[in-house]
RNA sequence: AGGCCUGUAGCUCAGCUGGUUAGAGCGCGCGCCUGAUAAGCGCGAGGUCGGGCGUUCAAGUCGCCCCAGGCCUACCA
Numbered sequence: 001a002g003g004c005c006u007g008u009a010g011c012u013c014a015g016c017u018g019g020u021u022a023g024a025g026c027g028c029g030c031g032c033c034u035g036a037u038a039a040g041c042g043c044g045a046g047g048u049c050g051g052g053c054g055u056u057c058a059a060g061u062c063g064c065c066c067c068a069g070g071c072c073u074a075c076c077a
Stems, first nucleotide, its partner, number of pairs: 001073007010026004019057001028044005050066005
């Protein structure tokens, strides 16, 4: 320098061929239960979908640029 992959909630990850409300588990808060914890049950909060621009009636999903991480190749030595 070139190519490929990944980036979605605090953490680990889903999200089908764009489609109308963005989800799960764990964690966190509250309540129930208990003598009190843990476990269990119920409810809830929590997200600029890495950033920007574009395409489209509509983008987490498609295109371009950039950023971060990983892998491979090349160059140098």